Predicted 3D model of a 72-nucleotide RNA (transfer RNA) from Caenorhabditis elegans. Rfam family: tRNA. Its family is annotated with triplet codon-amino acid adaptor activity in the Gene Ontology. The family's RNA type in Rfam is transfer RNA.
RNA sequence: GCCCGUAUAGCUCAGUGGCAGAGCGUCUGUCUCGUAAACAGAAGGCCGGCGGUUCAAUCCCGCCUGGGGGCA
Repeated sequence: GCCCGUAUAGCUCAGUGGCAGAGCGUCUGUCUCGUAAACAGAAGGCCGGCGGUUCAAUCCCGCCUGGGGGCA
């Protein structure tokens, strides 16, 4: 330099063109002499950025950026 794929919650990842989810973690409560475990609940995301398509984009298209892989 070229090609491929990737970017969603603190972490690991689902997800689908029509108001965004799980597990773990965090916080609160119940239980306990106390802690852990267990159980119940809560908070936490303008879905990397800029454009385009569309009535409508996290999802489709282009470019940029970050990180990953391959070729030279």
Notes
The prediction has a mean pLDDT of 83. It is recorded under the gene name tRNA-Thr-CGT-3-1. Lineage of the source: Eukaryota > Ecdysozoa > Rhabditina > Peloderinae > Caenorhabditis.